[in-house]
Overview:
RNAcentral holds the sequence, with entries from ENA. This is a predicted structure of a 1397-nucleotide RNA (small-subunit ribosomal RNA) from an uncultured prokaryote. Rfam family: Bacterial small subunit ribosomal RNA. The prediction has a mean pLDDT of 82.

RNA sequence: GGCUCAGAACGAACGCUGGCGGCAGGCCUAACACAUGCAAGUCGAGCGAAGCCUUCGGGCUUAGCGGCGGACGGGUGAGUAACGCGUGGGAACGUGCCCUUCACUGCGGAAUAGCCACUGGAAACGGACCCUCUCCUUUAGAGAUAUUGGGGAGGCAAAGAUUUAUCGCCUAGGGAUCGGCCCGCGUUGGAUUAGGUAGUUGGUGGGGUAAUGGCCUACCAAGCCUACGAUCCAUAGCUGGUUUGAGAGGAUGAUCAGCCACACUGGGACUGAGACACGGCCCAGACUCCUACGGGAGGCAGCAGUGGGGAAUCUUGGACAAUGGGGGAAACCCUGAUCCAGCCAUGCCGCGUGAGCGAUGAAGGCCUUAGGGUUGUAAAGCUCUUUCAGCUGGGAAGAUAAUGACGGUACCAGCAGAAGAAGCCCCGGCUAACUCCGUGCCAGCAGCCGCGGUAAUACGGAGGGGGCUAGCGUUGUUCGGAAUUACUGGGCGUAAAGCGCGCGUAGGCGGACUGUUAAGUCGGGGGUGAAAUCCCGGGGCUCAACCCCGGAACUGCCUCCGAUACUGACAGUCUUGAGGUCGAGAGAGGUGAGUGGAAUUCCGAGUGUAGAGGUGAAAUUCGUAGAUAUUCGGAGGAACACCAGUGGCGAAGGCGGCUCACUGGCUCGAUACUGACGCUGAGGUGCGAAAGCGUGGGGAGCAAACAGGAUUAGAUACCCUGGUAGUCCACGCCGUAAACUAUGAGUGCUAGUCGUCAGCGGGCCAUGCCCGUUGGUGACGCAGCUAACGCAUUAAGCACUCCGCCUGGGGAGUACGGCCGCAAGGUUAAAACUCAAAGGAAUUGACGGGGGCCCGCACAAGCGGUGGAGCAUGUGGUUUAAUUCGAAGCAACGCGAAGAACCUUACCAGCCCUUGACAUACCGAUCGCGGUUUUCAGAGAUGAAGACCUUCAGUUAGGCUGGAUCGGAUACAGGUGCUGCACGGCUGUCGUCAGCUCGUGUCGUGAGAUGUUAGGUUAAGUCCUGCAACGAGCGCAACCCCUGCCUUUAGUUACCAUCAGGUUAUGCUGGGUACUCUAGAGGGACUGCCGGUGAUAAACCGGAGGAAGGUGGGGACGACGUCAAGUCAUCAUGGCCCUUAUGGGCUGGGCUACACACGUGCUACAAUGGCGGUGACAGAGGGUUGCCACUCCGCGAGGAGGAGCUAAUCCCUAAAAACCGUCUCAGUUCGGAUUGUUCUCUGCAACUCGAGAGCAUGAAGUUGGAAUCGCUAGUAAUCGUGGAUCAGCAUGCCACGGUGAAUACGUUCCCGGGCCUUGUACACACCGCCCGUCACACCAUGGGAGUUGGCUUUACCCGAAGGCAGUGCGCUAACCGUUCGGAGGCAGCCAACCACG
Repeated sequence: GGCUCAGAACGAACGCUGGCGGCAGGCCUAACACAUGCAAGUCGAGCGAAGCCUUCGGGCUUAGCGGCGGACGGGUGAGUAACGCGUGGGAACGUGCCCUUCACUGCGGAAUAGCCACUGGAAACGGACCCUCUCCUUUAGAGAUAUUGGGGAGGCAAAGAUUUAUCGCCUAGGGAUCGGCCCGCGUUGGAUUAGGUAGUUGGUGGGGUAAUGGCCUACCAAGCCUACGAUCCAUAGCUGGUUUGAGAGGAUGAUCAGCCACACUGGGACUGAGACACGGCCCAGACUCCUACGGGAGGCAGCAGUGGGGAAUCUUGGACAAUGGGGGAAACCCUGAUCCAGCCAUGCCGCGUGAGCGAUGAAGGCCUUAGGGUUGUAAAGCUCUUUCAGCUGGGAAGAUAAUGACGGUACCAGCAGAAGAAGCCCCGGCUAACUCCGUGCCAGCAGCCGCGGUAAUACGGAGGGGGCUAGCGUUGUUCGGAAUUACUGGGCGUAAAGCGCGCGUAGGCGGACUGUUAAGUCGGGGGUGAAAUCCCGGGGCUCAACCCCGGAACUGCCUCCGAUACUGACAGUCUUGAGGUCGAGAGAGGUGAGUGGAAUUCCGAGUGUAGAGGUGAAAUUCGUAGAUAUUCGGAGGAACACCAGUGGCGAAGGCGGCUCACUGGCUCGAUACUGACGCUGAGGUGCGAAAGCGUGGGGAGCAAACAGGAUUAGAUACCCUGGUAGUCCACGCCGUAAACUAUGAGUGCUAGUCGUCAGCGGGCCAUGCCCGUUGGUGACGCAGCUAACGCAUUAAGCACUCCGCCUGGGGAGUACGGCCGCAAGGUUAAAACUCAAAGGAAUUGACGGGGGCCCGCACAAGCGGUGGAGCAUGUGGUUUAAUUCGAAGCAACGCGAAGAACCUUACCAGCCCUUGACAUACCGAUCGCGGUUUUCAGAGAUGAAGACCUUCAGUUAGGCUGGAUCGGAUACAGGUGCUGCACGGCUGUCGUCAGCUCGUGUCGUGAGAUGUUAGGUUAAGUCCUGCAACGAGCGCAACCCCUGCCUUUAGUUACCAUCAGGUUAUGCUGGGUACUCUAGAGGGACUGCCGGUGAUAAACCGGAGGAAGGUGGGGACGACGUCAAGUCAUCAUGGCCCUUAUGGGCUGGGCUACACACGUGCUACAAUGGCGGUGACAGAGGGUUGCCACUCCGCGAGGAGGAGCUAAUCCCUAAAAACCGUCUCAGUUCGGAUUGUUCUCUGCAACUCGAGAGCAUGAAGUUGGAAUCGCUAGUAAUCGUGGAUCAGCAUGCCACGGUGAAUACGUUCCCGGGCCUUGUACACACCGCCCGUCACACCAUGGGAGUUGGCUUUACCCGAAGGCAGUGCGCUAACCGUUCGGAGGCAGCCAACCACG
């Protein structure tokens, strides 16, 4: 910093489930289309007429005319961003019914329906027209301009009914109610909508209206709205309220209530008190229906209902009993308003599905360590109760006298019986609740993180548990949590975020004092703020939900009075903010002109000769046509060494030779001037590095592009040689940078210390120092702040003012649009989609072709090898029926294997066995078993048939017990089958490297740090010193073993100095234990002593003594850990798998194959040698199924005899290199492979496949490319000896001694390691991480020649109905009239306006 969850709410929907009641609610989508019925009529006390009845008095019904009502009630929310709504005001109006007051209610005339006939049409509907008045008007004169008055003439109202008491009607005034109009304020988003407007804004005259008004018209003027957002676009009925929230806010506008708008779509008027009219009219349009085709009819957004749409929303019910409404004098009629009922767990509320006792802790289930635990007092069982539902009976209020749809409802009483009534979700963390089985990255889960790849508390099932409960979950939406848009209540150095920097408009904010005012502010009063809702107090339904009454509240608006501290306004004053004046000062501040020297390059000339240049090394390049070098002269352009400095100046970019001219700013000191003139600054405007662009100059050096040479796998780079734009100048653009102090500007306040630059003041016997002050520029540091790093009077501290900017990462500073630009491009600036992170600072590791210190046969210095040859052996590969399996860089490869002909053996082929080759248990049989052996079949295992030998044990005397064998059946055996990534154990490796940790304390928000770092020293975290550390543990070292010296003890099988005996000779014998030796115990070496160095330390260097000197040499011993290192085939073991086979037995084969590749070795290539001869000196081992002296035979391997020895006694046993002679550099007298042949030995058996001997054969090989290994002293090298395994079979392994070197200057480099430090975007830790192109698939978006739809606008055409205007020769009742006619009216015609098109 984002994402996510837990809460509440819903007109909800979906899944599973569903007992009852009360109160509410119920098309959010298609303002889509509608069948059918109903929803507005009524009055006979207005009128005539017709029909019917009659007691003859009259009564009833009603089509028509007429009156009132169909403008209310009911529905819906399409439109509307508006005086539409809310709130508060206002003046220029109307008002049927109602109330009140005044006055009246008489006469005359003419139509039109009905009616009677005729008649058209299918029907609807018709058959000339459908009227007039409707109230005030006019003339003349005089007066004089009034808020006019008086007079006259003409003209004009009414509806009646009747029971005689009223009702009705008419005129005029008032009231009440309702309505029309105007205004202030409030009322969504977008500026990628910035300009809009011609009746537009205002005026005058006129018209029009109930009424004001450009509402309309003529003329005049040119206004009006707008950054406090006009216009345009999108969205939306508004409100009381509802919901959430601690609140402020946010979201919302179902039900109820107020207002508005609409009634199929668009337009229009008529009637009327009221409409431009939901169930009226006319016209146009779309759609539907009827039709005899000529014409007609219709409008559920009324109540039900239907289709459709949709995740989704009800009955074509009852009644006017109540409340209201219309008509009527009334009775009464009408009323899908309303009151009720029906359907739906849609919501809220209430109740129930039983209660008590009940342990053997039943059965069953599940788990189990097999003991038990849990389900669980749960059940069963016993004793009770009957709410609700059911049945029966009674039975309201709602209704004032009558009238009850609801309804035989609410309620009451009685009856029966635990009887009819429980589910849903969850159990990895968040988040309450755990186990088993199945599955095996599959199936699936998932709100986020994430689970699942054979032991899943995360999937599915089960048991158990948790939560809620007639509901429970899921989905959707809103608020909350989210201080995550922050008014309350956030930020911007590095996490997102300070414009590159000035000037400045609007705006915002603003020093001290006084007075006035009273706009803001504060106090009080009045009006309003509908009801309902919320809240509080009561009351009514048994409670509650719900309902009723009262109160409070509705935080708002208007208005009156008062207060005057603060803010504002006005007036006056002041000086501290700001500015000015005077006097000084520093400076790469800017612009222009001039000028100087050094250097590079070029040109000319001289000297001079073969190279120069360049690089890691080279080459391209220049040079005998004379370069480079050197000297002189000249040309030209650009830049200004030293001074030079965390020095200076400037707002920033930036500014550096010198001089002059012009010019901006700053600082200090003084001041008797002005008097708040200030700060910031949206838009705006100016400046603005480098690169780039345009025009014209200039061009020395440098140098993108480009060329060449190198490097390289490549090298479009780094390096080199060249080189054009450009860099320079003038003018004009561009307007961006890590334009950075990543830190906006201004003001005030808050410890210091030390530098430095520019001034000023003071002190001194001290004259270059000290003290002080102002302004700049640095370092460190306190408080404070900060996530930390860090900042810290030059703040990132404490406050105030103003501006800019941020709100997860990516997409993207991109697209589209606008503006700017010559272009390059800049600026403004999204969304779809996608991720659960991205990011900051710090920590510990690891890593670095980072740094420092140090070590190691690590390099170097040496010696000898490997790599080349032949062979041996192991591995890979290939082959095969099988070539069993494992080991794989170091740390697999002469490894497991200390020894594959059979066996081993695990592999292959074939043949056999199935409780099994082996163990335990059961049953039966036999007492044996076992051994020797013959024959037959067979490859053998095995099978069949015999023969011989033979003692089962104990005993309670019982086939009782034990043991053995055979047979049977079942549990089981068995597996070198899989998993070393489930494990134990063991082992390798880093590494015998010096490290790895802990307790307490301290520091840090924390991870962590400190200790363990530092200075020395060591082989060592070995030791010393210091230190916020003090101690401790595992490691190091020591303790253990061998070896090197001595002492002592002991003395056979060892030894023999002395004594004796014997022999050709020999410790051969007696004897002895001195010596050697053997094997026990001790001693010895500790930097103990001396000198020096060091810090008086640790320690190091040198020396003495000593057999040995600084861990004497060697071994055993391997910290915390790393490598999922190795091993399931040593063994053990979880899980899985096989069970007439993946088990067991046997024969034969294979593990020994062979184009090839690699590792490890042996033998060589020869003279330091080969061969022959002579012949001396070890150590350590082994030996009775053995070692074998000695003798004989054989050329030899060996054979035949045969003594000794169970070993300091006998044997293996001969040591070999050594020494002497010979060979003389050659494929040899080197080398021995290979092959032939004859033999020997072991063994059941040497064909595949053993070892050895003799004779013959005599290959490669002449010291080994790149590369690579071991070793620092008794070591390397070289020489032989023994042992394990083993019947036989080592060039391997393990061990032993003999001879016996060379070299180490040193730590730059390679490898590995240790400590400190540094960087990190790594943490599976560099074998890390990660970028881009391309290929394929998918998702979303932009552009796109164009094409198309919708909305809107402009110009033009057409012009229904309609009202108004004009005309009116046709027609004409009331009035006038001279009876001719006139006035008035109507039809008709027509201009303009205008819907649709």